The RNA shown here (transfer RNA) has 73 nucleotides and comes from Coccomyxa sp. Obi. Its Rfam family is "tRNA". Gene Ontology term of the family: triplet codon-amino acid adaptor activity. Rfam classes the family as a transfer RNA. The coordinates come from a structure-prediction model, not an experiment, and the mean pLDDT is 81. RNAcentral records the identical sequence in 6 taxa. Lineage of the source: Eukaryota > Viridiplantae > core chlorophytes > Trebouxiophyceae > Coccomyxa.
RNA sequence: GGGCUCAUCGUCUAACGGAUCAGGACAGAAACCUUCUAAGUUUCGAAUGUAGGUUCGAUUCCUACUGAGCUCA
Numbered sequence: 001g002g003g004c005u006c007a008u009c010g011u012c013u014a015a016c017g018g019a020u021c022a023g024g025a026c027a028g029a030a031a032c033c034u035u036c037u038a039a040g041u042u043u044c045g046a047a048u049g050u051a052g053g054u055u056c057g058a059u060u061c062c063u064a065c066u067g068a069g070c071u072c073a
Stems, first nucleotide, its partner, number of pairs: 001072007010026004028044005049065005
């Protein structure tokens, strides 16, 4: 230098057939329970790498960039 793959809550991940409130687990907060803690139950908050394009509508499709990994030379 060329090619390929990936980037989603604090962490690990699902949804990628374009229209669902972007779901789940752990973690966090609150309430209940308990003498207290732990455990348990309920509830709450929290995310689509950046910038454009296509589209009525983009996490999803296209382009560039950034970062990570693999591979060829």